Small-subunit ribosomal RNA, central domain from a metagenome, 350 nucleotides, folded computationally. Its mean pLDDT, the model's own confidence on a scale to 100, is 88. It matches the Rfam family "Bacterial small subunit ribosomal RNA".

Context: one part of a larger RNA
RNA sequence: CUGGGCUUAAAGCGUGUGUAGGCGGAAAAGUAAGCGUUUUGUAAAAUCCCUCGGCUUAACCGAGGAAUUGCUUGACGAACUGCUUUUCUUGAGGCAAGUAGGGGUGUACGGAACUCUUGGUGGAGCGGUGGAAUGCGUAGAUAUCAAGAGGAGCGCCAGAGGUGAAGACGUUACACUGGGCUUGUCCUGACGCUGAGACACGAAAGCGUGGGGAGCAAACAGGAUUAGAUACCCUGGUAGUCCACGCUGUAAACGAUGCCUACUAGGUCGUGGAGGUUCUGACGCCGUCACGGCCGAAGCAAAAGUAUUAAGUAGGCCGCCUGGGGAGUACGGUCGCAAGGCUAAAACUC
Numbered sequence: 001c002u003g004g005g006c007u008u009a010a011a012g013c014g015u016g017u018g019u020a021g022g023c024g025g026a027a028a029a030g031u032a033a034g035c036g037u038u039u040u041g042u043a044a045a046a047u048c049c050c051u052c053g054g055c056u057u058a059a060c061c062g063a064g065g066a067a068u069u070g071c072u073u074g075a076c077g078a079a080c081u082g083c084u085u086u087u088c089u090u091g092a093g094g095c096a097a098g099u100a101g102g103g104g105u106g107u108a109c110g111g112a113a114c115u116c117u118u119g120g121u122g123g124a125g126c127g128g129u130g131g132a133a134u135g136c137g138u139a140g141a142u143a144u145c146a147a148g149a150g151g152a153g154c155g156c157c158a159g160a161g162g163u164g165a166a167g168a169c170g171u172u173a174c175a176c177u178g179g180g181c182u183u184g185u186c187c188u189g190a191c192g193c194u195g196a197g198a199c200a201c202g203a204a205a206g207c208g209u210g211g212g213g214a215g216c217a218a219a220c221a222g223g224a225u226u227a228g229a230u231a232c233c234c235u236g237g238u239a240g241u242c243c244a245c246g247c248u249g250u251a252a253a254c255g256a257u258g259c260c261u262a263c264u265a266g267g268u269c270g271u272g273g274a275g276g277u278u279c280u281g282a283c284g285c286c287g288u289c290a291c292g293g294c295c296g297a298a299g300c301a302a303a304a305g306u307a308u309u310a311a312g313u314a315g316g317c318c319g320c321c322u323g324g325g326g327a328g329u330a331c332g333g334u335c336g337c338a339a340g341g342c343u344a345a346a347a348c349u350c
Stems, first nucleotide, its partner, number of pairs: 004321003007304002012318001014201004021194003025088007033081002035077004041071002049065006091191001092188003095184005103177006110154001114150008125136002162169002206247006215241002220236004258317006266295008275286003299306002323350003332343004
């Protein structure tokens, strides 16, 4: 190197768009680069292998053959791959008509709860716990009524439900906007798949500048508990959580399962369409497309399990793995304001 693998044993990049590259539908004609047959020259000898022969045998030596799977010259062949030309419609895309949706961005609005402020009533407790205490309260708290202010999140609907590439997305209305699905044989005619680099998006925490700050709450303070208690419990409480712009680029970023295509028993439930059946229509029934679940056959699997949403049977392309620790560390490089990220060893040891 080949051979083997990647749900859970080591191993699928967090996700997409896409460059190079790799791979690529049906038919016909041509070409002959790959390919096949044959041929020319060359590939030193020795060695290795085969058959003989010579030393009494062997090692050893001699002769002939084979091999040297390579490069090269010409001829022929045309199934497959490539290339050129022409054609096709099933892949892909477009167009038209419908359709579902917490898909995205912005602006405006709404009610419940909470906290604070002001005023009224009221008059001794409240709060908190396993039990307490710290804390708040006669300078009038808790409770209750009214008015005002503020910020954040949107109960029920709500679903094993929907949308999105993933992260994620839930009050309502409006504006702008992306994608999907169904139906139509109307258009283009392979325009496709994957994708090293690259680029874009990417929860939470964190960082920068400027706002905002109700509740919650790292740090911190106090009260408890305890042998101790830098905790669990309680009372407070600052960053932060929120907004705008910029950075960071990581997660058990999980289905621990890369993307695309084809094929391979069924049953059942849900979501979104269009269709058939009945004179019309509802319900029902029947088959159909897309998506989301459960159960299960064959097969696969070490088993658990998986099973048309494959971990089955095959093909294409990419990524990744190679005993445990050292270590996702050091050094170097690169990115970042920093925190740190990405890339990534060895000695040594078992």